[in-house]
RNA sequence: GCCAGCGUAGCUCAGUGGUAGAGCAGCUGAUUCGUAAUCAGCAGGUCAAGGGUCCGACUCCCUUCGCUGGCU
Numbered sequence: 001g002c003c004a005g006c007g008u009a010g011c012u013c014a015g016u017g018g019u020a021g022a023g024c025a026g027c028u029g030a031u032u033c034g035u036a037a038u039c040a041g042c043a044g045g046u047c048a049a050g051g052g053u054c055c056g057a058c059u060c061c062c063u064u065c066g067c068u069g070g071c072u
Base pairs, nucleotide, nucleotide: 001071002070003069004068005067006066007065010024011023012022013021018055026042027041028040029039030038048064049063050062051061052060
C1' cells in the first nucleotide's frame, strides 16, 4: 500500500428498516444476628464520527477514525 471483519450500557454480546435489549457488574429494598446466596425493583446508551437514501436508519450507501486478521 491492497483486501476482509468488527465498533451498541462498566464488561461480554443480541438486535439485518418501524419507540434500543439480555447476562454479568452497580444501586435500593426484602430475607439473615451478620455476610454470602436468593427474590423484587431501579439506574445506566450521542448505537465510533460525518454525510446521503427513505415517511422512518443501530440496520442500506459513501467518506473518515480506531481495533483485529490476511496479502504484499

This is a predicted structure of a 72-nucleotide RNA (transfer RNA) from a Deltaproteobacteria bacterium.
The source organism's lineage runs through Bacteria, Pseudomonadati, Myxococcota and Myxococcia.
It matches the Rfam family "tRNA". Rfam links the family to the GO term triplet codon-amino acid adaptor activity.